[in-house]
Small-subunit ribosomal RNA from an uncultured bacterium, 1421 nucleotides, folded computationally. The coordinates come from a structure-prediction model, not an experiment, and the mean pLDDT is 83. The RNAcentral record of the sequence draws on ENA and Greengenes.

RNA sequence: AGAGUUUGAUCCUGGCUCAGGAUGAACGCUAGCGGCAUGCCUAACACAUGCAAGUCGUACGAAAUUAUUUUAGUGGCGGACGGGUGAGUAACGCGUGAGAAUCUACCUUUAGGAAAGGAAUAUACAUAAUUAAAUCCUUAUACGCUUUACAGUGAAAAAAGAAAUUUGCCUAGAGAUGAGCUCGCGUCUGAUUAGUUAGUUGGUGAGGUAAUGGCUUACCAAGACGAUGAUCAGUAGUUGGUUUGAGAGGAUGAUCAGCCACAUUGGAACUGAGACACGGUCCAAACUCCUACGGGAGGCAGCAGUGGGGAAUUUUCUGCAAUGGGCGCAAGCCUGACAGAGCAAUGCCGCGUGAGGGAUGACGGUCUUUGGAUUGUAAACCUCUUUUUUCAAGGAGGAAGUUCUGACGUGUACUUGAAGAAUAAGCAUCGGCUAACUCCGUGCCAGCAGCCGCGGUAAUACGGGGGAUGCAAGUGUUAUCCGGAAUUAUUGGGCGUAAAGCGUCUGUAGGUUGUUUAAUAAGUCCAUUGUUAAAGCUUGAAACUUAACUUCAGAGAUGCAGUGGAAACUAUUAAACUAGAGUAUAAUUGAGGUAGAAGGAAUUUCCAGUGGAGUGGUGAAAUGCGUAGAUAUUGGAAAGAACACCAAUUGCGAAGGCAUUCUAUUAAAUUAUUCUGACACUCAGAGACGAAAGCUAGGGUAGCAAAUGGGAUUAGAUACCCCAGUAGUCCUAGCCGUAAACGAUGGAUACUAUAUAUUAGACGUAUCGACCCGUUUGGUAUUAAAGCUAACGCGUUAAGUAUCCCGCCUGGGGAGUAUGCUCGCAAGAGUGAAACUCAAAGGAAUUGACGGGGGCCCGCACAAGCGGUGGAGCAUGUGGUUUAAUUCGAUGCAACGCGAAGAACCUUACCAGGGCUUGACAUACUACAGAUCCCUUUGAAAAAAGGGAGUGCCUUCGGGAAUGUAGAUACAGGUGGUGCAUGGCUGUCGUCAGCUCGUGUCGUGAGAUGUUGGGUUAAGUCCCGCAACGAGCGCAACCCUUAUUUUUAGUUACCAAUUCGUUGGGUUCUCUAGAAAGACUGCCGGUGACAAACCGGAGGAAGGUGAGGAUGACGUCAAGUCAGCAUGCCCCUUAUGUCCUGGGCUACACACGUGCUACAAUGGCUAAGACAAAGAGUCGCAAGCUCGCGAGAGUCAGCUAAUCUCAUAAACUUAGCCCAAGUUCAGAUUGCAGGCUGCAACUCGCCUGCAUGAAGUUGGAAUUGCUAGUAAUCGCGGAUCAGCGCGCCGCGGUGAAUACGUUCCCGGGUCUUGUACACACCGCCCGUCACACCAUGGAAGUUGGUUACACCUUAAGGCAAAGCUUAUACCUUUGACUACGGUACGAUCAGCAACUGGGGUGAAGUCGUAACAAGGUAACC
Repeated sequence: AGAGUUUGAUCCUGGCUCAGGAUGAACGCUAGCGGCAUGCCUAACACAUGCAAGUCGUACGAAAUUAUUUUAGUGGCGGACGGGUGAGUAACGCGUGAGAAUCUACCUUUAGGAAAGGAAUAUACAUAAUUAAAUCCUUAUACGCUUUACAGUGAAAAAAGAAAUUUGCCUAGAGAUGAGCUCGCGUCUGAUUAGUUAGUUGGUGAGGUAAUGGCUUACCAAGACGAUGAUCAGUAGUUGGUUUGAGAGGAUGAUCAGCCACAUUGGAACUGAGACACGGUCCAAACUCCUACGGGAGGCAGCAGUGGGGAAUUUUCUGCAAUGGGCGCAAGCCUGACAGAGCAAUGCCGCGUGAGGGAUGACGGUCUUUGGAUUGUAAACCUCUUUUUUCAAGGAGGAAGUUCUGACGUGUACUUGAAGAAUAAGCAUCGGCUAACUCCGUGCCAGCAGCCGCGGUAAUACGGGGGAUGCAAGUGUUAUCCGGAAUUAUUGGGCGUAAAGCGUCUGUAGGUUGUUUAAUAAGUCCAUUGUUAAAGCUUGAAACUUAACUUCAGAGAUGCAGUGGAAACUAUUAAACUAGAGUAUAAUUGAGGUAGAAGGAAUUUCCAGUGGAGUGGUGAAAUGCGUAGAUAUUGGAAAGAACACCAAUUGCGAAGGCAUUCUAUUAAAUUAUUCUGACACUCAGAGACGAAAGCUAGGGUAGCAAAUGGGAUUAGAUACCCCAGUAGUCCUAGCCGUAAACGAUGGAUACUAUAUAUUAGACGUAUCGACCCGUUUGGUAUUAAAGCUAACGCGUUAAGUAUCCCGCCUGGGGAGUAUGCUCGCAAGAGUGAAACUCAAAGGAAUUGACGGGGGCCCGCACAAGCGGUGGAGCAUGUGGUUUAAUUCGAUGCAACGCGAAGAACCUUACCAGGGCUUGACAUACUACAGAUCCCUUUGAAAAAAGGGAGUGCCUUCGGGAAUGUAGAUACAGGUGGUGCAUGGCUGUCGUCAGCUCGUGUCGUGAGAUGUUGGGUUAAGUCCCGCAACGAGCGCAACCCUUAUUUUUAGUUACCAAUUCGUUGGGUUCUCUAGAAAGACUGCCGGUGACAAACCGGAGGAAGGUGAGGAUGACGUCAAGUCAGCAUGCCCCUUAUGUCCUGGGCUACACACGUGCUACAAUGGCUAAGACAAAGAGUCGCAAGCUCGCGAGAGUCAGCUAAUCUCAUAAACUUAGCCCAAGUUCAGAUUGCAGGCUGCAACUCGCCUGCAUGAAGUUGGAAUUGCUAGUAAUCGCGGAUCAGCGCGCCGCGGUGAAUACGUUCCCGGGUCUUGUACACACCGCCCGUCACACCAUGGAAGUUGGUUACACCUUAAGGCAAAGCUUAUACCUUUGACUACGGUACGAUCAGCAACUGGGGUGAAGUCGUAACAAGGUAACC
């Protein structure tokens, strides 16, 4: 000293939480010793038992005993100290500092004195008698007190000793000590407590007290206190101190010390120097105990202890040895004060649990990549030490007082000796904050958690193990306080948007206040004096072995009070000034206010005319109005409300607000010049004004228009839209007192760069004058420097720099709610909480994403066209259903003729059944055999049993390789799970033009810039500009094919000849395949900015990327794939592995996708004829010939291919028929007969022939492909493959139409805008209802506490009066006072409560969709 937590990220505001210290603590686990401290914080609850205040025989008599002692009583002193507790008390109670009107036993000191007379009582059965004193009474005197004085009043005691003498007694003075009283200042919270007070405030007389005083009483006066907080309510002993903090402060008031209060509760006095008395008295009350029922006794908040309460706090101990106290001449006695011990880790401090060496880095544990690492020099083992422990011996000081006296202390501390590493380590934590990491188990379960959060099958966060970290006889948790928190801010915060400026003004108290001079000295400053108890804190030293603890000395003690000084500032007084402020006059300005008068346009209604069918309204309609004449139009009349243009970035006003014109009246501002002379500023409370809506009463009502009615829209539509329409809107008189009453910005004063515009003036210049120009004052706006700000922004009209005053804020919600009070006719307004709940809520800005926001651009995206799909039949895939199984995967685009380039068996993963268990497959070991082939039996096969043939290859002759069988164990195996653990690969946006980086710059930062802008392009393509300059991945190009030419090379190609078998020649052409050329906006013209580029043209085979292909940036979709392959983890192991037979993947009410064939004449059929390209082929392609109607069969030439074969291309052309029909269209379906492949064609293949001849006549909503050699149409080939395609991949033939264009749909790019979204609109989110829980308000009532006032009764008691009396004594009676008690009416607080109101919280309830985008009607007050 900071840290975590709001966000995708950022800065800020702001709360919550943590790290530190402390405690009279408690709880969990653990525990060796000692020293010093501390120990009922709760029930001021109740207490058994013992002890805690006695002493004196040198005051007195007496009794007993006995020959010196004991004691009950009288008497003296002390029981007012010491000890306990904190209930009450907000107070002169306490603290601090002053003061005057007082008392003070014992003690010290000074002075004086002690004469005389009398009396009672104690001695416990009753009566009678006797008796003492330092007990009591009276008188005298000195002396004291009161008083001017006369006068009044008040004393005494002895005892011991042989004596000296000592101790006492009385009076007075002084001192010391202690106590009482008064005053200044300080001393908690609440205004949802604003008025309180009758002995109350003061005076006079009297009384009373030790003493002042309304302390009491009589009379008189009407005061006294209070916003600087009275009264009331709540809480509380107070201080030195303690604790925390850098400090200022905050919290606290155990132990120790000072003061106060109390002693079961309430009241009261007595005695005494002192009490209204803890272990005294009286009365009352509650409670407890005893009782013979008549009556008595008691008070632990003393020390122990008990019960109870509680999370929680000790022994019914020892001793008066020390210190102190009481009594006593003393010895001494008493002392639960005190000194000590016991219990408790409750705290602080100290010590120990061993030290050195010791690697094969042992065993064991844990982890592991299986190599090792770690526990760990740790252990074992060797050497050593003995603090501690045990035993033994010695042995203080505390004693003061030469002797005696020690509870502690069975001899304590301490010293010496012996024994032996011996007797001694735990607790918490290990995701971040915060030091410390791994394995197993668990699987949103169990659980953790101080905050954030962790746990849903790989958890460093749960539980356990290992290891590590921290502290250590302790360690964690809990509770409380301070700190961090500048989070109540004096030091030291804020208020435009985060919480926060009163709606505005006037103004009282208060606060603050211009310039100059003089005086004073209250504040202020300096010096000094007193005090601020001790202890504590702090500095230095000393002493217990050290420390804690203790002792000594010093400093400090911010405060209060006194004395002396200074005079700048504040203040006060006196005098002056004019810059603030005000006054007067003049001029100017304006929608400033109030009242009155006047005006025209428009609207509606009414009357009359014209006219004749609609009008009105909407997205579209309808309700409505209209043939009883509307709308429209012309003329006239009436009414009410509002004032077009001017008009504005304008003006005025304190704000709300103010707009036709004129008049009256009134207020303000500005400028110029006078006068006054600080008269000023701001303002708690107070007062005035205060939009709209609303309320009361009376008017008025044209238009508009809540409510309401109707029509639409809609799933609904109590809305948006339409037709009507009442309050209201208007006026007068009152009320209300609130608005997003906003500049979300209180007022005043001063200072601090500019520029521009505008408004009202003044002055100067200029002019005939008005403009123009310059200076200046006031107002209103826009830029902008410095500065400020979290940023946005503000910026002489400050949110800058300063001063003064006021108001307000302190996390979100609950809530501007409840309650109380005030105001109001009401509506409601003002003031204004808490319980509970959350860890956020919020501001500004950033990057994205999104918008039923905007701009620009592109794409077969739309449009323009051509052809399809959707309807039919069939093929194929999918869903669904079915099934023993219909294996699995793919599911919007981007699954569905997809994995599958080909399921009859196999494939095959599925089902049923039959088998095997080191296994069908791999490696390693041992043994045996021999490779291998054939046959028979059983069986559905796998397989089992048996038989036969045969004796392999290499060799260094030892053997080896490969193979089979058997055995044992490691292991094999898995198309089992997880594509949300992964690699790799792929799809998609998208062949879209984007995605980034370095350096620099800007910004607190996230980020921005570059990449935006102006053009241009297919393109982030290029050019220009620019705080950017460059670069990378993409684009383009480089690559392949194709189009042209040249050259080279010619066999199997080409050409020629031919007896059609072949042969010969050549490289001109075609072609093949190597190498080159060619195209680059290169040339010309125009446009453009002198650019990039575009348009047109020339040449050219080809022209602006020539055409096509390959090529897929950063990334998105937890996209797809564990069933291609690989792979982590989990799971199975006589089975989820493996072998076999059969079946299934081919099912079929249905739905969808993709295709094929058609519906016909641009056609079908028959016949004849022509023209390709690209491929494949020896397990093959197969010519030719023969047979068959045909599929095909038989046989075989040729070909490992520019040679041979597949292999006749078809559409097309020519000729003929068909004649508009379910047909000579279409071909499904079915029957029969065949062919081919293959162990096998039933489930379940393909083909052929004959026969059969469904549906279908161009297809609803909707939807799809294509821009040129393209669509459309026509055939051919290939892969897979025994066989099987309408699919897929390729090849060529014929060969169009259209594109105006970018408004709209879809997708994309870019810039900008809004956002409460960031899992990013499939987002977020609001309210009612239903359910559960929680706290709370109201409430008929009910229960209890506290308390004011009035009245009644009145104990004890003192006071007063009367009677009695010598007496003010006693006694009796009475009076007022008076505790407890009673009655009545209140106030206030708290508890409970049927019922009821809203609020909060709660993974997956209901209804809608209000808000966030123009949120789909802009939102909000």